[in-house]
Molecule: transfer RNA
Organism: uncultured Bacilli bacterium
């Protein structure tokens, strides 16, 4: 300099046009206990920036940034 590919909660993956954006983990609360760990409940937390296409966008197109990984 070219090419793929990923970015989504603290973290670790999910959802892949139709909406309340989910699990597990972590965090605070309550329940359970003599204390506590395990266990039940609950609460709060997110789509890396812009831009476009659509009735509708995490999903699909443009570009920017970050992060791998090939080629040279």
């Nucleotide at each position: 300099g070219c090419c793929c590919a990923a970015a989504u909660a603290u973290c670790u993956c999910a959802a892949u046009g139709g909406a309340u954006a989910g699990a597990g983990u972590a965090u605070u609360c309550c329940c359970c206990u003599c204390c506590g760990a395990a266990g039940g409940g609950a609460a709060a937390g997110a789509u890396a920036g812009g831009a476009g296409u659509u009735c509708g966008a995490u999903u699909c197109u443009c570009c920017u940034u970050u992060u791998g990984g090939g080629c040279g």